[in-house]
RNA sequence: CUGUGGCUCAGUUGGUAGAGCAUGGCACUUGGAACGCCAGGGUUGUGGGUUCGAUUCCCGCUGG
Repeated sequence: CUGUGGCUCAGUUGGUAGAGCAUGGCACUUGGAACGCCAGGGUUGUGGGUUCGAUUCCCGCUGG
């Protein structure tokens, strides 16, 4: 300094989380791929604190 879906990463001074790829389904095709549409999937490393409210601020622990 960093830890956020399976992977790679966003998240604008706190208001209950998104993208791409991957996966599944549909459509298309003689069949497959590609393109298109839709869907599922996250206790935001972990334990506390502050706050009406924490991915965001503070502290400990822990992985890199």